[in-house]
Record summary: The RNA shown here (SAM riboswitch aptamer (S box leader)) has 96 nucleotides and comes from a bovine gut metagenome.

């Protein structure tokens, strides 16, 4: 980089660590010395992968993910307007 699904649910009373961080930019708003990031255990189960069923499933946790807040809200149209849908963008598996 192209196509395809899915994105309101699930994941810690732990260690190390010592200022951040929340995944494009922009505007905001939050988290955090009551421990950010990252790293190990740990855990969740999306997809692929393995086994079971054989109508729907079910287990498993090997590959990646993921484990605050709806993809944290918003931008772009729309609409019955402080809110709802709808594209776009983004993110993750999977094919090329």
């Nucleotide at each position: 980089c192209c196509u395809u699904a899915u994105c309101a649910a699930g994941a810690g009373u732990g260690a190390c660590g010592g200022a951040g961080g929340g995944u494009a930019c922009a505007g905001g708003c939050c988290c955090u010395g009551u421990g950010a990031a990252g790293u190990c255990c740990g855990g969740c189960a999306a997809c692929c992968u393995g086994a079971u069923a054989u109508u729907u499933u079910u287990c498993a946790a090997g590959g990646u993910g993921c484990c605050a807040a709806a993809u944290c809200c918003u931008g772009c149209g729309g609409a019955u307007u402080a809110u709802c849908c709808g594209a776009a963008a983004g993110a993750u598996g999977a094919g090329g």
The RNAcentral record of the sequence draws on MGnify.